[in-house]
Molecule: Bacterial RNase P class A
Organism: Pseudomonadales bacterium
RNA sequence: GGAGUCAGCCAGGCAAUCGCGGGUGUUGACCGGUGCAAAUUCUCUCGGGAAAUUGCCCGCAACAUCGGAGGAAAGUCCGGGCUCCACAGGGCAGGGUGCCAGGUAACGCCUGGGGGGCGUGAGCCUACGGAAAGUGCAGCAGAAAAUAUACCGCCGACUCGUCGGUAAGGGUGAAAAGGUGCGGUAAGAGCGCACCGCGCGACCGGUAACGGUUCGUGGCAGUGUAAACCCCACCCGGAGCAAGACCAAAUAGGAAUCUGUGGUUGCGGCCCGCAAUUGGAUUCGGGUAGGUCGCUAGAGGUGCGUGGUGACAUGCAUCCCAGAUGAAUGAUUGCCCAAGACAGAACCCGGCUUACAGGCUGACUCCGGUU
Numbered sequence: 001g002g003a004g005u006c007a008g009c010c011a012g013g014c015a016a017u018c019g020c021g022g023g024u025g026u027u028g029a030c031c032g033g034u035g036c037a038a039a040u041u042c043u044c045u046c047g048g049g050a051a052a053u054u055g056c057c058c059g060c061a062a063c064a065u066c067g068g069a070g071g072a073a074a075g076u077c078c079g080g081g082c083u084c085c086a087c088a089g090g091g092c093a094g095g096g097u098g099c100c101a102g103g104u105a106a107c108g109c110c111u112g113g114g115g116g117g118c119g120u121g122a123g124c125c126u127a128c129g130g131a132a133a134g135u136g137c138a139g140c141a142g143a144a145a146a147u148a149u150a151c152c153g154c155c156g157a158c159u160c161g162u163c164g165g166u167a168a169g170g171g172u173g174a175a176a177a178g179g180u181g182c183g184g185u186a187a188g189a190g191c192g193c194a195c196c197g198c199g200c201g202a203c204c205g206g207u208a209a210c211g212g213u214u215c216g217u218g219g220c221a222g223u224g225u226a227a228a229c230c231c232c233a234c235c236c237g238g239a240g241c242a243a244g245a246c247c248a249a250a251u252a253g254g255a256a257u258c259u260g261u262g263g264u265u266g267c268g269g270c271c272c273g274c275a276a277u278u279g280g281a282u283u284c285g286g287g288u289a290g291g292u293c294g295c296u297a298g299a300g301g302u303g304c305g306u307g308g309u310g311a312c313a314u315g316c317a318u319c320c321c322a323g324a325u326g327a328a329u330g331a332u333u334g335c336c337c338a339a340g341a342c343a344g345a346a347c348c349c350g351g352c353u354u355a356c357a358g359g360c361u362g363a364c365u366c367c368g369g370u371u
Stems, first nucleotide, its partner, number of pairs: 001367010012336007020068001022066007031059003035056004040051004070342001074353002077351005082240004094236005099113005114128001115126004129231002134229002136225003151170002153166006178196006197220001198218005203212003244293004254284006262278006300319008337340001
């Protein structure tokens, strides 16, 4: 100098003017309230009622001041808090997770480790339990696809184109009863042996997954597929802030009490009376519009220390950082530069995934040059 890997950070800046929604404070005697309290006056059927005043509270308005989107606010894919409903316990069904250990409120997330694969390397990827429980499936090619078989070939026999032996060599395929060598044989073959590989057992290391130039043993167990059924282990109640709680008009409907004999009906030929229904008044509860809470101080941020390889835990100090509900967080202008991407909170958090202009920082790897 070039090419890369990993981790982290920023997300146009400044100024002026005009707005939008939120918190806090002050003001309003001249804005409002069936609000609360106090004392005053008037009145009364002595229960109370009325008037105006002061203070508080709430609302409204003005002014001042403070702060006002994100790293993903997104997808709504996992996990939890919170709320309501359901629930003795156990099992079945259904769903999920799946190497080991740890972290966590919890997870399908994260950290560390192991196995496998890729890369020269820094590093990256990995649903990675069980196919010697059972069932299913396996296109084409090929003689043969899970059962053992024999197309070419090799060897032997004879009646010379048939039979027998073989699985070394060829050919097909993603995959054909492990590889190399020597012996052996008619030719061959774990048929025998050595080494490598594999299974099982022991021992050693490791919490474990697993590993071992260790020892013994078996000639070698017979394909793949479980994001196919299944088996094993572990986990899982449902719905969601339009959850849910409270206050509470008008209209309609409901219940209770009172009223009235006004209407209608029945018992009657008629009246009285009784019953039912309808009407009126008062009260009550449900509930709609509307309003209030839930709502943002939290598994919270920052700094320093301690423990841990790390995820993380913990101590001290310090900070308060949107809370709307037709739903604010903006517009205009000027200047600067490297000319500004993806994109907008809606109960809250932890993750994952996806989108993203340009730029910055640190650590590490490979190649080339120079010393």